[in-house]
């Protein structure tokens, strides 16, 4: 002197996730006050212990301010009065001789593909992987005299179509980096919830205040602070 690593403080980014108030608890920390008892009777011992009051830190608990979020009328939008209104299991009825199978129901329970929500986390285009509806192709059994007949099973994405993941590469757009513009440069376009369902929405009703980090060039206006 270098490097990693662990925990602390100042200062700051994303994001809504920030201040305070009592109650209870607490082997914690600093501070008051303080014994009985022992004695071979000291300025001794026990012991500044036990015990008591706050106070600080730490955990539950319950709120208040302050942000943020969701439901929720008329008007207003949407739609032209019909259709369509998912999947699985139970469980009720009904048809079948029963095992069970079909049909119909709408309350129970579960699910995620339709749908909606939080968030900057989007939309389009081409292309690859996978899926799949019909038709084709091959091989194999059965029927047949036989047939590209006809019925199963295997296999092939070859054509026509679908429909939504994934992945590549282009646009377009959208976030964010110490008050705000520009310039310049650097990153982000995840994640999760609901649970067939919700447009906006006064009044009313509700729920969160997490969690992960470490960016600082240059001009120009403002603003606050300290002296």
């Nucleotide at each position: 002197c270098u490097c990693u690593c662990c925990g602390g403080a100042a200062c700051g980014c994303c994001g809504a996730a920030u201040u305070c108030u009592g109650c209870c608890g607490c082997c914690g920390g600093a501070c008051g006050g303080g014994a009985c008892g022992g004695g071979a009777c000291a300025g001794c011992u026990g012991a500044g212990c036990a015990c008591c009051a706050g106070c600080c830190a730490c955990g539950g608990c319950a709120g208040a301010a302050g942000c943020g979020g969701g439901g929720g009328a008329c008007c207003c939008a949407g739609g032209u009065g019909a259709a369509c209104c998912g999947c699985c299991g139970a469980c009720c009825g009904g048809u079948c001789g029963a095992c069970g199978a079909c049909c119909g129901g709408g309350a129970c329970g579960g699910c995620u593909u339709g749908g909606g929500g939080u968030g900057a986390a989007g939309c389009c285009g081409c292309g690859c992987c996978a899926c799949u509806g019909c038709g084709c192709c091959u091989c194999g059994u059965a029927c047949g005299a036989a047939a590209c007949g006809c019925a199963c099973g295997a296999g092939g994405a070859c054509g026509c179509g679908g429909a939504g993941g994934g992945u590549g590469c282009g646009g377009c757009c959208g976030g964010g980096c110490a008050u705000c513009u520009c310039c310049g440069g650097c990153c982000c376009g995840a994640a999760u919830c609901c649970g067939a369902c919700a447009g906006c929405u006064c009044a009313c009703c509700u729920c969160g205040c997490a969690g992960g980090c470490g960016u600082g060039g240059g001009a120009g206006a403002g603003g606050a602070a300290c002296c």